RNA sequence: GCCGCUGUGGUGGAAUUGGCAGACGCAAGGGACUUAAAAUCCCUCGGUAGAGAUACCGUGUCGGUUCGAGCCCGACCAGCGGCA
Numbered sequence: 001g002c003c004g005c006u007g008u009g010g011u012g013g014a015a016u017u018g019g020c021a022g023a024c025g026c027a028a029g030g031g032a033c034u035u036a037a038a039a040u041c042c043c044u045c046g047g048u049a050g051a052g053a054u055a056c057c058g059u060g061u062c063g064g065u066u067c068g069a070g071c072c073c074g075a076c077c078a079g080c081g082g083c084a
Base pairs, nucleotide, nucleotide: 001083002082003081004080005079006078007077010026011025012024019067028044029043030042031041032040046057047056048055049054060076061075062074063073064072
């Protein structure tokens, strides 16, 4: 230099058929139970603004296509593998 694969909350990892982003688990926070704890059960758990309702943003980065993109297209970045 060329080719291929991968990149999604704190973490693992779904959603690949373009149609509510984050299922399910781990971790974390709150509560119940307990004399106390462990175990178990319930709730919460991306970001920003807001008292709240809610609004807007968010899938490596920047663009494009589309009514609509995590998914399709282009360029770039990073990791892994292969060829030279």